[in-house]
RNA sequence: AUAGGGUAACGGAUGACUGCUAGGAAACUAGAGGAAAGUCCGGGCACCAUAGAGCAAGAUGCUGGAUAACAUCCAGGCGCAGUAAUGCGACGGAAAGUGCAACAGAGAGUAAACCGCCGUGCAAACGGUAAGGGUGAAAGGGUGGGGUAAGAGCCCACCGUGUUUUUGGUGACAAGAACAGCAAGGUAAACCCCAUCUGGUGCAAGACCAAGUAGAACCUGGUCUUUUUGACCCCAUGCGGCUCGCAUUGGUUCGGGUAGGUUGCUUGAGGCUGCUGGUAACAGUGAGCCCAGAUAGAUAGUCAUCGCUAGUUUACUAGUACAGAACCCGGCUUAUAGUUACCCUUUUAUU
Numbered sequence: 001a002u003a004g005g006g007u008a009a010c011g012g013a014u015g016a017c018u019g020c021u022a023g024g025a026a027a028c029u030a031g032a033g034g035a036a037a038g039u040c041c042g043g044g045c046a047c048c049a050u051a052g053a054g055c056a057a058g059a060u061g062c063u064g065g066a067u068a069a070c071a072u073c074c075a076g077g078c079g080c081a082g083u084a085a086u087g088c089g090a091c092g093g094a095a096a097g098u099g100c101a102a103c104a105g106a107g108a109g110u111a112a113a114c115c116g117c118c119g120u121g122c123a124a125a126c127g128g129u130a131a132g133g134g135u136g137a138a139a140g141g142g143u144g145g146g147g148u149a150a151g152a153g154c155c156c157a158c159c160g161u162g163u164u165u166u167u168g169g170u171g172a173c174a175a176g177a178a179c180a181g182c183a184a185g186g187u188a189a190a191c192c193c194c195a196u197c198u199g200g201u202g203c204a205a206g207a208c209c210a211a212g213u214a215g216a217a218c219c220u221g222g223u224c225u226u227u228u229u230g231a232c233c234c235c236a237u238g239c240g241g242c243u244c245g246c247a248u249u250g251g252u253u254c255g256g257g258u259a260g261g262u263u264g265c266u267u268g269a270g271g272c273u274g275c276u277g278g279u280a281a282c283a284g285u286g287a288g289c290c291c292a293g294a295u296a297g298a299u300a301g302u303c304a305u306c307g308c309u310a311g312u313u314u315a316c317u318a319g320u321a322c323a324g325a326a327c328c329c330g331g332c333u334u335a336u337a338g339u340u341a342c343c344c345u346u347u348u349a350u351u
Base pairs, nucleotide, nucleotide: 001347003345004344005343006342007341008340009339010338012306013305014304015303016302017301018300020031021030022029023028033322037333038332040331041330042329043328044327045202046201047200048199052244053243054242055241057198058197059196060195061194062076063075064074065073066072077091078089079088080087081086092193093192097191098190099187100186114133115132116129117128118127119126120125141159142158143157144156145155146154160182161180162179163178164177165176166175167174168173206263207262208261209260215254216253217252218251219250221233222232223231224230236248237247238246270289273286274285275284276283277282307320308319309318310317311316
């Protein structure tokens, strides 16, 4: 210098005038993001509700950690891609069972002899073979040697596979050793098996105040007991589906009125930062900070000067991305004109 990989940050600033919202007596202070988007995961919180057990259903799927939790994150293992830095992984089980692989082909898993090769025979034909060829995505482990009538794990060596075992590691795994001729291949984002986990509904949840009308029909059990009352059984209702259990006396349908205000509503699993521990994710601790709460929906408009990018007549011109909170938080995914910093890899040149 070139071509790549990874991590992180910014994505506007200042002044004046005018305008809006919240807090405050006032002066003043604050006021839309890295994704606020998608509504894809996980929770906090509220209610059902006193809140269990089992089945079904669903989700996740290598190992160890982090976290409130997660399909997230960190560190590893294995596999694939790449020269590499790195990236991706729907990454448990095929010897529990079932299914699927069209067509072609002799034969596609209790699966085979089409061509060919060899032997006998005048021929027809019979017997042996699976090394060579063909079909196919895939053909009864692979390479080499010996042996054979010709061949074949038939025998041997190495690789592969299986069983037993040694060492290292928390573990997934890795590196060996001995024995055995050993194939019953692929597919589970096919059904299935195994392990772990899981109530539901959602701020339009919920709570309070005010106002207001018009109710009607049907079902609503029984026994004992001291009338009241209490107990028991059962019907009904409630808990995403079913069963058991638990609780309670209400439940279903039709019709009508009100729908205004307050709250939930922003102090948080909170952000910045120092130290300690940890490879890291992160945890602990010290100090200081308060950082939108709107409700037809505020968080802005104009002017000027700068910043950045490009062009070019060096003084001008043009442009300046994606995009706007609605209960809150941790993630993932998608969109993004551009700029900056650091680390790593490849190639080339010079010293």